[in-house]
């Protein structure tokens, strides 16, 4: 130097003519301004907003799980601790550098196939006592769990002492665990010093503890206009109240017609098919300096205005530049440029993505 | 636009987390018949895809893809 792989950034630019949107001038012709993206996408979380009580209790469903911190908030994010994993090393620590859904197996059920004696009240092989039978040996009783084997996993590792054979049964070191004291830290934990246990695994089986969630989603919800049927039938109800209040139950709360030739509500059957405006785009807003902070970020000052469509606009044509490619006479001609397209708005997350830059790894060869 | 379920042989469906995923049909062979049929025997064929937990995944989580259903 070159392939490939993962990560993280960026994600062609001008200049003209006609178009299409939309806003602002204009009587009108016409003029000026604005016009897709890091993901606008998945709809996976979290919020603003708007209805339902300015969202209430209790259960019942769901979510979350190391600490500290940063946000409007969060299952996002930034830094730290524990754990793993890879370089590198004889092996460990330290290093580097990745990943990590990281409460609680001693609250308590459950489940652990095959194979194995036994999957948790362990005893087939095997090793010891007695005791019987005819010595080796075989048969019962009884103790043991160091050894062999079975597994994904077998009841702390090692030595040493005991013992009839043995065993944390005793010591010594050691390992893991939990508690306490001290120290460093805001904490998670670390380090040290005592002391106590040594009893598998699984909670992305049930569940416990803690925290936290009200339901519904712009087709939300308001507002004007048009327009029919204020027809018809049946239930039930009027303060001892039907029945509604977009909530899985229960209570709670609020609404709710005073007998109405034209009440309220439910159910049939009927009509009726949808204009127009508000939400709607100026906000947890962009861009720049500055300060503070390891760092997500947060102050603070300047300065910009940046897409709002409603069957849905962001397009074409020509012409210059940059970049990779090919092909020849070093300049010139041909090609190619990914994923994708806004539809209440915002913060993340995940997933797509051609070239190019950066770095990490693996891989083969070449040159020094 | 918004909310919600589902994906398993070619088709339609099974499968407590546990051995080599089954059952009908449908395809391919063979027997039987004079020749089809039906009958009998065999046989190949699948868990959308990546990833994790776990000894062990069609099942249990996590993302992606694909497809249906409902709301004015």
């Nucleotide at each position: 130097a070159g392939u490939u792989g993962c990560a993280a950034g960026u994600g062609c630019u001008c200049u003209a003519u006609c178009g299409c949107u939309u806003c602002g001038g204009g009587a009108a012709a016409c003029c000026g301004g604005g016009g897709a993206g890091g993901a606008a996408a998945g709809u996976c979380c979290g919020g603003a907003c708007a209805a339902c009580a300015u969202a209430g209790a209790g259960c019942a469903c769901c979510g979350c799980a190391c600490c500290a911190c940063c946000u409007a908030a969060c299952g996002g994010g930034u830094g730290g601790g524990g754990a793993g994993g890879a370089c590198a090393c004889a092996c460990a620590a330290c290093g580097u550098u990745c990943u990590u859904a990281c409460a609680g197996a001693u609250a308590g059920u459950g489940c652990c196939g095959c194979a194995g004696a036994a999957a948790a009240u362990a005893a087939c092989c095997g090793c010891c006592u007695c005791g019987g039978c005819u010595u080796a040996g075989c048969c019962g009783u009884g103790g043991c769990a160091a050894g062999g084997g079975u597994g994904a996993a077998a009841a702390c590792g090692u030595g040493c002492g005991g013992u009839a054979a043995g065993a944390g049964c005793g010591c010594a070191c050691g390992c893991a665990u939990c508690g306490u004291u001290g120290u460093a830290g805001c904490a998670a934990u670390g380090c040290a010093g005592c002391g106590g246990u040594g009893g598998g695994g699984u909670a992305a089986a049930c569940c416990u503890u803690g925290c936290g969630g009200g339901u519904u989603g712009a087709a939300a919800g308001c507002c004007a206009a048009c327009g029919u049927a204020c027809a018809u039938c049946a239930g039930c109800g009027c303060u001892u109240g039907a029945g509604g209040g977009c909530u899985g139950c229960u209570c709670g709360c609020c609404c709710g017609a005073u007998u109405g030739u034209u009440c309220g509500u439910u159910g049939a059957g009927g009509g009726g098919u949808g204009u127009g405006g508000c939400g709607u785009u100026u906000c947890a807003g962009g861009u720049a300096c500055u300060g503070c902070g390891u760092g997500a970020g947060c102050a603070g000052u300047a300065u910009c205005g940046c897409a709002g469509a409603u069957a849905a606009a962001u397009g074409a044509u020509a012409g210059g530049g940059g970049u990779u490619c090919g092909c020849c006479u070093u300049g010139g001609c041909g090609a190619a440029a990914a994923c994708a397209g806004a539809a209440u708005c915002c913060g993340g997350c995940u997933u797509a993505u051609a070239g190019c830059u950066u770095g990490c790894a693996a891989c083969a060869u070449u040159u020094u | 636009g918004g909310u919600u379920c589902c994906g398993u042989a070619g088709u339609a469906c099974a499968a407590c987390g546990g051995a080599u995923a089954g059952u009908a049909u449908g395809a391919g062979g063979g027997u039987u018949u004079c020749c089809g049929g039906a009958g009998c025997c065999c046989u190949a064929g699948a868990u959308u895809c990546a990833g994790g937990u776990u000894c062990g995944a069609u099942u249990c989580c996590u993302g992606a893809c694909g497809g249906g259903a409902c709301c004015a």
Overview
Two RNAs folded together computationally: RNase P RNA and transfer RNA, 440 nucleotides in total. Its mean pLDDT, the model's own confidence on a scale to 100, is 76. It holds a member of the Rfam family "Bacterial RNase P class A". Rfam classes the family as a ribozyme.